[in-house]
RNA sequence: AGAGUUUGAUCCUGGCUCAGAACGAACGCUAGCGGUGCGUUUUAAGCAUGCAAGUCGAACGGUAUUUUUGUUGUUUACAACAAAAAAAGAGUGGCGAACGGGUGAGUAACACGUAAGUAAUCUUUCUAUAUGACUGGAAUAGCCAGUGGAAACAUUGGGUAAUGCCAGAUACUUUGUAUAAAGAAAACUUUAUAUAAAAAAGGGUAUUUUUAUGCCGCGUAUGGCAGAGCUUGCGGCUGAUUAGCUUGUUGGUGAGGUAAAAGCUCACCAAGGCAACGAUUCAGUAGCCGGCCUGAGAGGGUGAUCGGCCACACUGGGACUGAGACACGGCCCAGACUCCUACGGGAGGCAGCAGCUAAGAAUCUUCCGCAAUGAGCGAAAGCUUGACGGAGCGACACCGCGUGAAUGAUGAAGGCCGAGAGGUUGUAAAGUUCUUUUUUCGUUGAAGAAUAAUUUUUAUGCGCAAGUAUAAAAAGAUGACAUUAAGCGAAGAAUAAGCCCCGGCUAAUUACGUGCCAGCAGCCGCGGUAAUACGUAAGGGGCAAGCGUUGUUCGGAUUUAUUGGGCGUAAAGAGUAUGUAGGCGGAUACGUAGGCUUUAUGAUAAAGGUCGUAGCUCAACUACGGUGUAUUGUAAAGAACCACUUGUCUUGAGUUUUGGAGAGGGAACUGGAAUUCUUGGUGUAGGGGUGGAAUCCAUAGAUAUCAAGAAGAACACCAGAGGCGAAAGCGAGUUCCUAGCUAAUAACUGACGCUGAGAUACGAAAGCAUAGGGAGCAAACGGGAUUAGAUACCCCGGUAGUCUAUGCCGUAAACGAUGUGCACUAGGUGAUGGGUUGUAUAAAUUUAUUGCCAAAGCUAACGCGAUAAGUGCACCGCCUGGGAAGUAUGCCGGCAACGGUGAAACUCAAAGGAAUUGACGGGGGCCCGCACAAGCGGUGGAGCAUGUGGUUUAAUUCGAUGAUACGCGAGGAACCUUACCAGGGUUUGACAUAUACUGGAAAUUAUAAGAGAUUAUGAUGUCCUUCGGGACCAGUAAACAGGUGCUGCAUGGCUGUCGUCAGCUCGUGCUGUGAAGUGUUGGGUUAAGUCCCGCAACGAGCGCAACCCCUGUUGUUUGUUACCAGCACAUAAUGGUGGGGACUCAAACAAAACUGCCAGUGAUAAACUGGAGGAAGGCGGGGACGACGUCAAGUCAUCAUGGCCCUUAUAUCCUGGGCUACACACGUGCUACAAUGGCCGGUACAAAGCGUAGCGAGAUAGUAAUGUUAAGCAAAUCGCAAAAAGCCGGUCUCAGUUCGGAUUGAAGUCUGAAACUCGACUUCAUGAAGGUGGAAUCGCUAGUAAUCGCGCAUCAGAAUGGCGCGGUGAAUACGUUCCCGGGCCUUGUACACACCGCCCGUCACACCACCCGAGUUGAGGGUACCCGAAGCCGUUAGCCUAACCGUUACGGAGGGCAAUGUCGAAGGUAUGCUUAGUAAGGGGGGUGAAGUCGUAACAAGGUAGCCGUACCGGAAGGUGCGGCUG
Repeated sequence: AGAGUUUGAUCCUGGCUCAGAACGAACGCUAGCGGUGCGUUUUAAGCAUGCAAGUCGAACGGUAUUUUUGUUGUUUACAACAAAAAAAGAGUGGCGAACGGGUGAGUAACACGUAAGUAAUCUUUCUAUAUGACUGGAAUAGCCAGUGGAAACAUUGGGUAAUGCCAGAUACUUUGUAUAAAGAAAACUUUAUAUAAAAAAGGGUAUUUUUAUGCCGCGUAUGGCAGAGCUUGCGGCUGAUUAGCUUGUUGGUGAGGUAAAAGCUCACCAAGGCAACGAUUCAGUAGCCGGCCUGAGAGGGUGAUCGGCCACACUGGGACUGAGACACGGCCCAGACUCCUACGGGAGGCAGCAGCUAAGAAUCUUCCGCAAUGAGCGAAAGCUUGACGGAGCGACACCGCGUGAAUGAUGAAGGCCGAGAGGUUGUAAAGUUCUUUUUUCGUUGAAGAAUAAUUUUUAUGCGCAAGUAUAAAAAGAUGACAUUAAGCGAAGAAUAAGCCCCGGCUAAUUACGUGCCAGCAGCCGCGGUAAUACGUAAGGGGCAAGCGUUGUUCGGAUUUAUUGGGCGUAAAGAGUAUGUAGGCGGAUACGUAGGCUUUAUGAUAAAGGUCGUAGCUCAACUACGGUGUAUUGUAAAGAACCACUUGUCUUGAGUUUUGGAGAGGGAACUGGAAUUCUUGGUGUAGGGGUGGAAUCCAUAGAUAUCAAGAAGAACACCAGAGGCGAAAGCGAGUUCCUAGCUAAUAACUGACGCUGAGAUACGAAAGCAUAGGGAGCAAACGGGAUUAGAUACCCCGGUAGUCUAUGCCGUAAACGAUGUGCACUAGGUGAUGGGUUGUAUAAAUUUAUUGCCAAAGCUAACGCGAUAAGUGCACCGCCUGGGAAGUAUGCCGGCAACGGUGAAACUCAAAGGAAUUGACGGGGGCCCGCACAAGCGGUGGAGCAUGUGGUUUAAUUCGAUGAUACGCGAGGAACCUUACCAGGGUUUGACAUAUACUGGAAAUUAUAAGAGAUUAUGAUGUCCUUCGGGACCAGUAAACAGGUGCUGCAUGGCUGUCGUCAGCUCGUGCUGUGAAGUGUUGGGUUAAGUCCCGCAACGAGCGCAACCCCUGUUGUUUGUUACCAGCACAUAAUGGUGGGGACUCAAACAAAACUGCCAGUGAUAAACUGGAGGAAGGCGGGGACGACGUCAAGUCAUCAUGGCCCUUAUAUCCUGGGCUACACACGUGCUACAAUGGCCGGUACAAAGCGUAGCGAGAUAGUAAUGUUAAGCAAAUCGCAAAAAGCCGGUCUCAGUUCGGAUUGAAGUCUGAAACUCGACUUCAUGAAGGUGGAAUCGCUAGUAAUCGCGCAUCAGAAUGGCGCGGUGAAUACGUUCCCGGGCCUUGUACACACCGCCCGUCACACCACCCGAGUUGAGGGUACCCGAAGCCGUUAGCCUAACCGUUACGGAGGGCAAUGUCGAAGGUAUGCUUAGUAAGGGGGGUGAAGUCGUAACAAGGUAGCCGUACCGGAAGGUGCGGCUG
């Protein structure tokens, strides 16, 4: 410090996620030791048991008991009494119990923090100083004797003590009150006088003969220390969907009250006080801080342990005592809960330490000790202390140590991987040599202990002295931890390693298993048979007595932005203006000193942090020393800036004057054109409307046309990216009223300014209300069409509405999607209004407004660019992922419709902007193709052939399936083929390689069984040799063979298709942030990215073309089996023969065609058009040849091949069957339907092929298929072989025929072991459908279509198919509007699996959260009233009464009890509010696998879309009105 994730890729915006640190943690796996810390974060839930606050006999009375002594009872023993000593328990009294310890419920508050104030206060103990301590008195507990009660406890009588209680005296001093004087800002201080108010003559102890002294304790007063109370400034949570709150409330006077100011309380008076700077009015949450965690910091989060403060002690209320409490281990009352009970009544409060129960993911021992530190009491010894010191449990955290070290290659074994060589685990192990931290055993053994009592010495105070108090020094008991730490000795590598991860982020990979299963996952995402992502193993990486996971916080996140963000299109500028508060504000001078700056000083506790040093072996930990920052009080100084006071100025702003332009606004009046209607005339059959129609109008006279009249609405031309207005908006003319703008000149005012939360005004269309008006248009609605449907688009009608007036509504894509104002920053060119200069129709210049282009700059890009989206300033508004949702709810506004404000649960990992490349468009432009058109012939109808689907079957083997499967693989299924089925066999196998052993040649043949495979028996038979053996065969064994089994979505190879379409790319350079672009686009041209020209491109490659083959012309050479002109011979005739090399032909080699020539067009180019010549002319015709790529196209069944599967079977052999089935559907063909024909007879002309397991002449038999016989030919020689259509002649005469030949019967031929399933052919007989074929659809542009026959491959036999060959031989193409396909450019896009795309809404089903909801159940707060405990304060008629007074009145003062009044908790009633749970039912939303209906949006999305509004409709949505261009 960053990284992953939106896309085909890119840049940006933007969210989500990760890497870091931390924790009072929990969970999983694992675990050797020590030190130091920490340990109910949950229910302030409930608690058994024990302990946690006592102490003082030197305050008091007094005793059980024990000991000693004495006396008595009879002597020991024992008992009683007396004295002395010690002294338990209980009691009176004093001090303490208000500390220490726990918890965080409440509390948004002077509770806390910080800084001040107290001239408004208190303080036990301690301490300093001063002073005092006099005289008296009455009780009471304990105790004794009773009573009641289960108990707790209560009560009567008697008598007793005090440092307990009471009265009086004294008063330096203090306090209160009153008066007087002085001072002071004051509520105050000082002084004087008067008056009122207090004590324990105590206690023991030491010394002393007693007095007395010291010590402890006591009263009063003033200080100190330390603590507490009260007041104030400032600071720190959320919500405005909480906007108004308040009646003791705000203030005053008086009284009361308190330690103390105060409405703290009361009476009266006044009506105030707080609040948008957010009231504490309401609601939610919360103890606050030092600090802790994180962060570079600013910040954010947090408030465990330690420390400070606060609050609380079962819940609520209350006071008492006291210096201090409204009191955790005190009291009273009420309530809930628990316990005891004799049922009458009582007892209790672990949020002390342990511990228990429940809760929960989760948090310890019912331990030891007061040895240390501290606390209470005491004169002290001492006692008490769950504070504390320690130990125990827990890897909960931090820190430290160890689990060994060195050597050790044969790189052992085992594991894993492997291209089988090896690699790796790995010096790792074993082995050898060492060490002993740790461990075990033994032994020694610190520090924590300082001092107290007491003793001694010295100094000081008091005392006559003895002595005593204080201080210092010396000596002087005491250890829970503790079998301590540590040291020493012995033994022995001995006792000690796991967890997570290995697809990317992120360090680290292989094998096997699994097969969208099981599972993983922080995000992206893995898993559907080759998973580096699941599980296991091996290996590797990381950390380590721990490691991972989960949770939480900060960080990364500049993702709330002060530091440090944005708002044209990504989320975001309010519809517009005026203007209040607020914020900000021109020049200049003096002053002030609030901000600001500087200096000094105080506070900011300790701990923590940080720096340094030191102590535990180090560290954690601890100690000591130094040191802040922020914040803040006080004092002083300064005056540049902000601010403030006063004054001045003119440039900002404004006023006056003179001109100017304008659909600016309001009102009234006027005008013509058009439309519709009415009346009348003319006139006759149609009109209207549409893509085409129909509804509709019209013979009752329409439409058309003429004239007259009526009505309402809107204002052609002018008219313009022209004008005006804040925006909305404004358009005939004239008049009246009225606002703003602008130019110029001079004068005036003197900062009067800018912005603007709330607020106010205006605000299109639609809509609402009332009253008018209503021509046209037109939501809704009706009808007609269209359509699968058509609640639409189109048509015919048509109501609200549109218009006017008045009032409401307050919204729009109210847009420049751009807030307002000011200033600055190159230019160019237009427009509107005004001015200046001027050579005056030119030109220059200035200003206000309005457009375009462009520089710098900005921007993610697009773009903006003086009218900024540039550079700055001021102020306002708004944004913070998408959806849910502008929804719910609450409130405000509205007559309503609705508007404003405006969430959450839940859900996703994206949503989005700009630009790029493609693809696509029922977008555009250009171009091509038998693409259409123009033609010719077919298919689709029939019968048959063949293939496919389907069905059937034991099996109908498998594959191919739009174009690009379907006479396809198959160029030929009777057996074989054959892969399928049934049955019968074999198991190293039908086939290959190699080893070992045994036996035998192999082979041929015969017989028997069997369906055959096969089995058995017999016969014949012996190869080579170096004599070991080898070749070959059989058997046995173990390797292995074999598979047309699966996966073409693991593959190679081959192939189809786009497409013989003209395209596809690269290097370098240049442009762009980038994806990419340029080149390759443009202007021409071509069949062509063919060529030319231009150009930030210059070149190159794969394609095109050419090179190859056939064919068309000619030449040369050669001349048999081909040929025969000329010369001969022969024949009935024939190149039959001699011969020839002319011709044809065959085969080799050459030539020829290149827009080369001419003319025109064109840019003078490329090229095109025409012509000449030529066999051929612009690629002469045909073939082979197929760019980058697309379709996961086809093929594992041609072949090859990875992986998987079978191995007495999915292998292999055999027999038979099947692939040939048959209701049906489709494709491809053949034959036809006839006269351009059929049949009969005659007759002519090819090319290319094939042939010895062959072609087979001829002859002969048969009606024929064919048979028999047989010449020739391994072929330019012989044969197949007849070519057919054609031509000539005849016949048929339009019929289901002399057309057509299916089907069937009979008889045959051939091939072949075999012709039944299941061949072809022949003859005779039979003679079906069919009379030119619906929608639709195919081929073909010239030697082509059409038509005619011939041959070949396969093959024993079996073509209507396939592949070739020649014969005859057309028609048409105006042309590119349309259909299909393709190419280039451009445009739009929400597509990129790329339109077979994407995607919207209803409905149905499941799940989830939410809203409303008749109700219902809680919780909390308020208001009014009722009841009214305890208790304080007050009152009093009843009862009781020791101290004092008084005296003889059983009186008084005072007190207590009781009763009662105000207040008053809990409780009750009524009412309303807030909040939570639950709920019949209702509602929308989200998410789901492959559901239903449509197709609204994205392309002109097939009616452009969207915004507002209104109506309508199953649904998306449609239509009207106005607006926007996105």
Predicted 3D model of a 1526-nucleotide RNA (small-subunit ribosomal RNA) from Zoanthus gigantus. Rfam family: Bacterial small subunit ribosomal RNA. The coordinates come from a structure-prediction model, not an experiment, and the mean pLDDT is 83.